[in-house]
Background:
SAH (S-adenosyl-L-homocysteine) riboswitch aptamer from Sulfuriferula sp., 75 nucleotides, folded computationally. The sequence was found by an Rfam model in a public genome assembly. The source organism's lineage runs through Bacteria, Pseudomonadati, Nitrosomonadales, Sulfuricellaceae and Sulfuriferula. Model confidence (mean pLDDT): 76 of 100.
RNA sequence: CGGUUUGAGGAGCGUUGCGAUGGGUUUAUCCCGCCAGGCUCGAACCAGUCUUCACAUCAACGGCGCUCACGUCUU
Numbered sequence: 001c002g003g004u005u006u007g008a009g010g011a012g013c014g015u016u017g018c019g020a021u022g023g024g025u026u027u028a029u030c031c032c033g034c035c036a037g038g039c040u041c042g043a044a045c046c047a048g049u050c051u052u053c054a055c056a057u058c059a060a061c062g063g064c065g066c067u068c069a070c071g072u073c074u075u
Base pairs, nucleotide, nucleotide: 001048002046003045004044005043006042007041008040009039010068011067012066013065014064015063018038021033022032023031024030037061
């Protein structure tokens, strides 16, 4: 660094629908459905590659509208 599973990133309602995915079909990458944790951080397992040891200590984000919670400041 990659894959799978999983935990966390405060919570909820409404809405749009890109990708992925499901279905259909005249196969056009078209139509319909679903859809705002698909991102980041961590853990376990698996398979490889690279590096050579040093410290740091936690987060930063997530379309649009509304509501709640929590924190700070002002009145």